[in-house]
RNA sequence: AGACCCCGUGCGGGAGAGUCCUGUGUCGUUCGCGACCUGGGCGCCGAAGGAGCAAAUCCUCCCCGGAAUCUCUCAGGCACACGUACCGCAUGGGUGAG
Repeated sequence: AGACCCCGUGCGGGAGAGUCCUGUGUCGUUCGCGACCUGGGCGCCGAAGGAGCAAAUCCUCCCCGGAAUCUCUCAGGCACACGUACCGCAUGGGUGAG
């Protein structure tokens, strides 16, 4: 002085799926209703998290291990917003090839 790799932080980009039915409460009201919050029911989404699995894989067999944007929906979510895996840039730390 330091590649590759790993983790964190900041900025930017970034979906999906009923604002369906109904109860309570609050507000407004032309008293017909409308809006918001919060429970229940059914339907649905998967890109926080979580769980599950294949092949490759040491001489052979078996066992173990073996990924995900795949699957499951436990959680989460289904107006808007927030947030999200992932991507780009910048930056801090760790390791440390050469």
Molecule: Glycine riboswitch aptamer
Organism: Streptomyces decoyicus